[in-house]
RNA sequence: GCGGACGUGGCGCAGCCGGUAGCGCGCGACGUUGCCAACGUCGAGGUCACGGGUUCGAACCCCGUCGUCCGCU
Numbered sequence: 001g002c003g004g005a006c007g008u009g010g011c012g013c014a015g016c017c018g019g020u021a022g023c024g025c026g027c028g029a030c031g032u033u034g035c036c037a038a039c040g041u042c043g044a045g046g047u048c049a050c051g052g053g054u055u056c057g058a059a060c061c062c063c064g065u066c067g068u069c070c071g072c073u
Stems, first nucleotide, its partner, number of pairs: 001072007010025004019056001027043005049065005
């Protein structure tokens, strides 16, 4: 230099052919218990790496940039 995969709450991931984002763990409150743990219920937390475009509408499509990983020269 060229090609490819990936980037989504604190962490790990899902999101089918575009219709305003979900699961597990963790975190907080409450219930149960003498306490802890475990269990149950409820809740907070992300505008989807960044910028632009297409569209009535984009995490998803297109262009560029950045980062991580892999391969090639």